This is a predicted structure of a 343-nucleotide part of an RNA (small-subunit ribosomal RNA, central domain) from Johansenicoccus eremophilus.
[in-house]
Context: one part of a larger RNA
RNA sequence: UUGGGCGUAAAGCGUCUGUAGGUGGUUCCUGAAGUCUACCGUUAAAUCCCAGGGCUCAACCCUGGCCAGGCGGUAGAGUACUCAGGGGCUUGAGUUUGGUAGGGGCAGAGGGAAUCCCCGGAGAAGCGGUGAAAUGCAUAGAUAUCGGGGGGAACACCGGUGGCGAAGGCGCUCUGCUGGGCCAAGACUGACACUGAGAGACGAUAGCUUAGGGAGUAACCAGGAUUAGAUACCCUGCUAAUCUAAGCCGUAAACGAUGGAUACUAGGUGCUGUCAAACAACAGUGCCGUAGCUAACGCGUUAAGUAUCCCGCCUGGGGAGUAUGCUCGCAAGAGUGAAACUC
Numbered sequence: 001u002u003g004g005g006c007g008u009a010a011a012g013c014g015u016c017u018g019u020a021g022g023u024g025g026u027u028c029c030u031g032a033a034g035u036c037u038a039c040c041g042u043u044a045a046a047u048c049c050c051a052g053g054g055c056u057c058a059a060c061c062c063u064g065g066c067c068a069g070g071c072g073g074u075a076g077a078g079u080a081c082u083c084a085g086g087g088g089c090u091u092g093a094g095u096u097u098g099g100u101a102g103g104g105g106c107a108g109a110g111g112g113a114a115u116c117c118c119c120g121g122a123g124a125a126g127c128g129g130u131g132a133a134a135u136g137c138a139u140a141g142a143u144a145u146c147g148g149g150g151g152g153a154a155c156a157c158c159g160g161u162g163g164c165g166a167a168g169g170c171g172c173u174c175u176g177c178u179g180g181g182c183c184a185a186g187a188c189u190g191a192c193a194c195u196g197a198g199a200g201a202c203g204a205u206a207g208c209u210u211a212g213g214g215a216g217u218a219a220c221c222a223g224g225a226u227u228a229g230a231u232a233c234c235c236u237g238c239u240a241a242u243c244u245a246a247g248c249c250g251u252a253a254a255c256g257a258u259g260g261a262u263a264c265u266a267g268g269u270g271c272u273g274u275c276a277a278a279c280a281a282c283a284g285u286g287c288c289g290u291a292g293c294u295a296a297c298g299c300g301u302u303a304a305g306u307a308u309c310c311c312g313c314c315u316g317g318g319g320a321g322u323a324u325g326c327u328c329g330c331a332a333g334a335g336u337g338a339a340a341c342u343c
Stems, first nucleotide, its partner, number of pairs: 003315004007297002012311001014202004021195003025089007033082002035077009049065006092192001093189004097184004104178007111155001116150006126137002163170002207248006216242002221237004259310006267288008292299002316343003325336004
């Protein structure tokens, strides 16, 4: 609980596609469902309210009465709005043409730097590590150095409050396939639109299954230190993992802590794209700022301003995102989600 809200106080689903539903540009004609008018019926009695009366008053009791509203029916109105049917329109939306930017996605091929390992040369006693050390490595020749080979992962500089993507996210180079955006000028369709309960798809990391791979890093673990202790911070090692393919999981401070769409409301100044000599314009991305808003901070044409439409969500703290039930999952767990009690 017909209210007020959702950047930070509780509250925007992680994101998108889309079903039902809700909402919907402009013009003409017709209808008359909503709408409006009149009348009829009904809306039991008691109760409430109003007027009058009876118990000495009152409580109590009796008599009478009603608006408004709802529902049903009948008859009508057609000026507006919504609606239904039909015919148009082009501004919303979409299609087409020509350009164009981009780490958008998938697959294949190639490259260099660095770490590590192996082999060989030369070389000699330390290396490594720290606040200081030690564990560790090294005369079976390490570290440092030169040459050759192997393997895996990540791509320095450019690099930028720069770009792209719905979000998660995306960065060496080339090639193939492929999605979306933006701009310009016409042409075409003619409201085809917006939102979206359910539903479906995608969804970082970690984790799970199977098969590979495993350089570096590194939970766990072991050792050395530190310390009163040190299940840590520091050091030496090292396993899962990190990588690939296929399949699951479906969560994050999944954040702009700000749902989507449309219209309107001063400007200034950077950057990106188109067109270009430039301005301007359009599309995006930042900063500052007017009106206005806000509890303040701040927001401010990329709104948290002014309005409309649709969805989601909140309703004191704890108990608790727990218990239970159900659905999903191999599991981990996820989704949905209370109450007693207590302050």
Its mean pLDDT, the model's own confidence on a scale to 100, is 87.